[in-house]
RNA sequence: CCGUGCUAGACGGGGAGCUGGCGGUGUCCUGUACCCACAAUCCGCCAUAGUGGGGUCGAAUUCCCCCCCGAGGGCUCGACGUGUCUGGGACUGCCGAAGUCGCACAGUGUUGAAGGGUGGGUCCUGCGCGGCAGGAGCCUCCGAACCCCGCCAGGUCCGGGAGGAAGCAACGGUAAGGAGUCCCUUCUGGGUGCCGCAGGGUCGCCUGCCCGGAGCUGAGCGGCCUCUGGUAAGCUGGGCGGCGCGGUUCGACGGAGGGUGCACGG
Numbered sequence: 001c002c003g004u005g006c007u008a009g010a011c012g013g014g015g016a017g018c019u020g021g022c023g024g025u026g027u028c029c030u031g032u033a034c035c036c037a038c039a040a041u042c043c044g045c046c047a048u049a050g051u052g053g054g055g056u057c058g059a060a061u062u063c064c065c066c067c068c069c070g071a072g073g074g075c076u077c078g079a080c081g082u083g084u085c086u087g088g089g090a091c092u093g094c095c096g097a098a099g100u101c102g103c104a105c106a107g108u109g110u111u112g113a114a115g116g117g118u119g120g121g122u123c124c125u126g127c128g129c130g131g132c133a134g135g136a137g138c139c140u141c142c143g144a145a146c147c148c149c150g151c152c153a154g155g156u157c158c159g160g161g162a163g164g165a166a167g168c169a170a171c172g173g174u175a176a177g178g179a180g181u182c183c184c185u186u187c188u189g190g191g192u193g194c195c196g197c198a199g200g201g202u203c204g205c206c207u208g209c210c211c212g213g214a215g216c217u218g219a220g221c222g223g224c225c226u227c228u229g230g231u232a233a234g235c236u237g238g239g240c241g242g243c244g245c246g247g248u249u250c251g252a253c254g255g256a257g258g259g260u261g262c263a264c265g266g
Stems, first nucleotide, its partner, number of pairs: 001266006009057003012030004020046005034054005063259003067255002072250005080244002082241007091234002093231004098226002101223001103222001105218004115211008123200006129193002132189006139180004148173003156165003
C1' cells in the first nucleotide's frame, strides 16, 4: 500500500411545547436518511438519561471535533417605524357665520359724477268725463173666448114698416205678461282709465331745469383684516399588536479543515 473479516459507531437532524431533567409518541421547519411493539387525562429512562426485539453498513464521500454559512423557530416594544383605538384643540390647513375696509375686477361718468336747489310723476282723497258689468226705461214683436178697445158677418131683440139697439166669432189694436235689441236715456258698482280739475303728500323710486366740476356704484361677487363657531388632515399625549427593523437565543441542510481502531494475509 492492497485484500479479507470484525469492533467502536452509523442507519436523519433541529425548534417550540411537555418534563425535576433526558428522550420518544404528537406538532412545526428542513430533508429523504431500517423494521416491529409501547406512548398525551402519556410511554420509557436518570447527567452513562427512551425501553425491549430484530436487520443492514461498517475505519471513512458515511463516525468524531472545530470553524464558516444559514432555512426556520422561540423570547423581547428597549430605540425607531408601522397598523389600530382613543384624548387634546394654543398653531398650520379646510369649512361656515358676523363685521370693517374698498386692493383687484366690472359698470357708469366732461354727450357732465357726487352733492345742493327747484318742478313734476309715481302715492292718497274728492269731483268730473269716458269705459266695462248689471238693472230699468225707450223701440220692435208676440200676447185677452168672456169680466179691454175699434169694427162687427151670422144670429138675437125692439118696431106694422122704415129703421134702430145690444153684441158672440173672425179681423185689427192693445193691458198684464213674455221675447229680442246695434243705437238712445237713466240708475248702481269697481284694485275700471298713458284722461281732466282741485286739495294733500313721509321714506323710497323715476324724471326736467339750474348750480357744481370728477368721481360714483357694485360693498349682497372675488379679496384684505378683525372676531367667532366647527372639523381634526398636519401637530401632539396615551393604550394595544413581535406587525417591520433591531437585540438575544436555539439551530437543520450545506461548505472547508483536522482527527480516529483491531486481527489475519499478500
A computed fold for a 266-nucleotide RNA from an Anaerolineae bacterium, annotated as Bacterial large signal recognition particle RNA. The sequence is in RNAcentral, with records from ENA. The organism belongs to Anaerolineae, within Bacteria. It matches the Rfam family "Bacterial large signal recognition particle RNA". By type it is a non-coding RNA gene. About the family: The signal recognition particle (SRP) is a universally conserved ribonucleoprotein involved in the co-translational targeting of proteins to membranes. Of the family's consensus pairs, 85% are formed in the model.